The RNA shown here (transfer RNA) has 75 nucleotides and comes from a Clostridia bacterium. It matches the Rfam family "tRNA". From the family's description: Transfer RNA (tRNA) molecules are approximately 80 nucleotides in length. Its family is annotated with triplet codon-amino acid adaptor activity in the Gene Ontology. The family's RNA type in Rfam is transfer RNA. The coordinates come from a structure-prediction model, not an experiment, and the mean pLDDT is 81. The sequence is in RNAcentral, with records from ENA.
Parts: sequence; structure tokens; C1' cells
RNA sequence: GGCCUUAUAGUCUAGAGGUUAGGACACGACCCUCUCAAGGUUGAGACCGGAGUUCAAUUCUCCGUAAGGCUACCA
Repeated sequence: GGCCUUAUAGUCUAGAGGUUAGGACACGACCCUCUCAAGGUUGAGACCGGAGUUCAAUUCUCCGUAAGGCUACCA
């Protein structure tokens, strides 16, 4: 260089056209406790950027960016 995969919250991850974008950890508040931890209740927080297709895109397509893998031969 070429090819393939991935990108969702502080972290890990589910979701693959329309339903309030779900879960775990972490975080805040409250309960519990003499206090802390553990436990319980509750709350806030996310679709990498741009364009296209579509009535409708986080999801499909293209380009870019970033991360990872294979390869030095081709598809």
C1' cells in the first nucleotide's frame, strides 16, 4: 500500500428502520447503620463527523476520522 472488523454515558456492553435507546459497574440523593462497607429505593448521564436513501436513520449506503486485525499475494 491492499483487505477485513469495530465506533452507543466516565467504563463495559445490548439493540440492526418507527415503541420513552436497555442492562451492568461507577456517580448523586434518600433509607439502613454509632460510622464505613454491604444492601434497598430513586435520579442524572450516550448513538464518532459529514452526505445520501427513506414518510421516517442510532440501524441501510458512501466519504472521512479513530481504534484493532490480516497480508506483502491477490481477491